[in-house]
Context: one part of a larger RNA
């Protein structure tokens, strides 16, 4: 821009894309077969491998915004306590998120028409013959089925509702499991959108100051103190007031 008024929502599916893998074991059955040695088809079940998709409850990884230990050196006048720098100084752990080695699921069942092949009936050709008429089967391939995109499918579809008594959208703001920007999604006081605060968690591991014990190191009062992205609650702060766009036309005929 189009889809011939403008929108919001729900859809149909022309047509695309994806998937399509495979092993071992148990059983049938030491059966059929075979002199024996050996040893099945068909069918039923269990457990895997690789691959794919989704997710983070568990197991782990990471986690330079969390907690602790510790070395050297500088600073806060000094002790103590903090703090800068040294790869996050080094080391031990670790929330959310992200993630695999973790968790869950999948390939299927089935239908149609077939290939090679196997048939039935059956003439030409009194027989025979799967074929000539007719007719039945038959594969991971084909068409469906399963998952997914999809009306720019210009052949532009359908349904519901709303609308100059302005439907709806945008600007602006608070943000996000969305993101380069844009877009998308949530919210804007009729409000939990973000921050803050509170609470309960989670993590770390028992803060500082002081008291007590000890000559002291240290121990104890003390599961202490601190705690990110996550959870819940709460209008304390910021989402104010508002502004803009938005359809009645074109053509033909008649008066």
């Nucleotide at each position: 821009c189009g889809u011939u008024u403008g929108a919001a929502g729900u859809u149909u599916g022309a047509g695309g894309g994806g998937u399509c893998c495979u092993g071992a074991c148990c059983u049938u059955a030491g059966u059929a077969c075979g002199a024996g040695a050996g040893g099945a088809c068909c069918g039923g079940g269990u457990c895997g491998g690789a691959c794919a998709u989704a997710c983070c409850u568990c197991u782990g990884g990471u986690g330079u915004a969390c907690c602790g230990g510790u070395u050297g050196u500088g600073g806060u006048g000094u002790c103590a306590a903090c703090u800068g720098c040294a790869c996050c100084g080094c080391c031990g752990g670790g929330u959310a998120g992200c993630u695999a080695a973790g968790u869950a699921u999948g390939g299927a069942u089935g239908a149609g028409a077939u290939a090679a092949g196997u048939g039935c009936u059956g003439a030409a050709a009194g027989c025979a013959u799967c074929u000539a008429a007719g007719u039945a089967c038959g594969a991971a391939a084909c068409u469906c089925g399963c998952c997914u995109c999809a009306a720019g499918a210009u052949g532009a579809g359908a349904c519901u509702u709303c609308a100059u008594u302005g439907a709806g959208g945008g600007c602006c703001g608070u943000g996000g499991g969305a993101g380069a920007c844009u877009a998308c999604c949530a919210c804007g006081u009729u409000g939990a959108u973000a921050g803050g605060c509170u609470g309960a968690u989670u993590g770390u591991g028992u803060a500082a100051a002081g008291g007590c014990a000890g000559u002291a190191a240290u121990g104890u009062c003390a599961a202490a103190g601190c705690u990110a992205a996550a959870c819940a609650g709460u209008a304390c702060u910021a989402a104010u007031u508002g502004c803009c766009c938005a359809a009645a036309g074109a053509c033909u005929u008649g008066c």